[in-house]
């Protein structure tokens, strides 16, 4: 210095051909218990790394730019 990937909830990951963003776990609250733990029912949590653009609509497609991580020199 080049080239690939990944970045999405407190943590690990989905997310199809662009159409209003889920899951599990932790977390809160109720049930159930003598109580705790497990169960079972409910709730809360998102600038989808960032800015720009394209599009009636962008997690998703285009540059750009941050950051890791592996390879090459």
């Nucleotide at each position: 210095g080049c080239u690939a990937c990944u970045g999405u909830a407190g943590c690990u990951c989905a997310g199809u051909u662009g159409g209003u963003a889920g899951a599990g776990c932790a977390g809160c609250u109720g049930a159930u218990u003598c109580g705790u733990a497990a169960u079972c029912a409910g709730c809360a949590g998102g600038u989808c790394g960032u800015g720009u653009g394209u599009u009636c609509a962008a997690g998703u497609c285009a540059c750009a730019u941050c950051a890791g991580u592996a390879g090459c020199u």
Molecule: transfer RNA
Organism: uncultured Clostridia bacterium